[in-house]
RNA sequence: GCGGGUAUGGUUUAGUGGCAGGACGCGACCUUCCCAAGGUCGAAGUGAGGGUUCGAUUCCCUCUACCCGCACCA
Numbered sequence: 001g002c003g004g005g006u007a008u009g010g011u012u013u014a015g016u017g018g019c020a021g022g023a024c025g026c027g028a029c030c031u032u033c034c035c036a037a038g039g040u041c042g043a044a045g046u047g048a049g050g051g052u053u054c055g056a057u058u059c060c061c062u063c064u065a066c067c068c069g070c071a072c073c074a
Stems, first nucleotide, its partner, number of pairs: 001070007010024004018054001026042005047063005
């Protein structure tokens, strides 16, 4: 340099063109003499920019980061 892949709460991981869910973690409450376990509720997320669309996390383009392969140089 070329090609491909990935990017979603603090971590991890689903998902679909119609305002995103689970697990772990965190907070509050219930339960308990206390802790743990359990239960209920809550906060927190689509890498950045642009385009298409009535509507984009999803489709297209560019960029960024990471991963894989190829090539080149030493």

Overview
The RNA shown here (transfer RNA) has 74 nucleotides and comes from Saccharimonadales bacterium (SeqCode). Its Rfam family is "tRNA". The family's RNA type in Rfam is transfer RNA. The prediction has a mean pLDDT of 81.